[in-house]
RNA sequence: GCGCCCAUAGCUCAACUGGAUAGAGUGUUUGGCUACGAACCAAAAGGUUAGGGGUUCAAGUCCUCUUGGGCGCG
Repeated sequence: GCGCCCAUAGCUCAACUGGAUAGAGUGUUUGGCUACGAACCAAAAGGUUAGGGGUUCAAGUCCUCUUGGGCGCG
C1' cells in the first nucleotide's frame, strides 16, 4: 500500500429481511432481608448506537468518507 471483518450502557453482548418506547446479563446507587456483611428480593440511574455526510415516509441496520481495532496479502 491492497482486501476482508468489527465499533450499541462502566464491562460482555442482543436487536431477524430497514419499522414499534434501543434491551439483557454484569457492575453502580437506593430500599428490603441480616447482629453486620455476602448471597437473595425489589426499584432506580446510566445510550450523540465511534464521528461526518447521504438514501428513505422511516436507519443501530443500507451507501459513502474519516477515526480506532483485528485478520490476511504484498
Predicted 3D model of a 74-nucleotide RNA (transfer RNA) from an Erysipelotrichaceae bacterium. The sequence was found in a public genome assembly. Its Rfam family is "tRNA". Its family is annotated with triplet codon-amino acid adaptor activity in the Gene Ontology. The source organism's lineage runs through Bacteria, Bacillota, Erysipelotrichia, Erysipelotrichales and Erysipelotrichaceae.